[in-house]
Molecule: transfer RNA
Organism: bacterium
RNA sequence: GCCGAAGUGGCUCAGUGGUAGAGCGGCUCUUUCGUAAAGAGCAGGCCGUGGGUCCGAUUCCCACCUUCGGCU
Numbered sequence: 001g002c003c004g005a006a007g008u009g010g011c012u013c014a015g016u017g018g019u020a021g022a023g024c025g026g027c028u029c030u031u032u033c034g035u036a037a038a039g040a041g042c043a044g045g046c047c048g049u050g051g052g053u054c055c056g057a058u059u060c061c062c063a064c065c066u067u068c069g070g071c072u
Stems, first nucleotide, its partner, number of pairs: 001071007010024004018055001026042005048064005
């Protein structure tokens, strides 16, 4: 330099056009003599950045950034 993959709550991941979810983690409550476990609830992200298409974009297109892999 070229090619490819990935980037979504604190972490690991889903979601492939119609105003974003799960598990774990965090907080509160219930239960217990107490702890753990269990149960119920709550908070937390507008999707790497910037543009474009569209009535509407996490999703499609373009550029850039970061990480990983491959080729030379």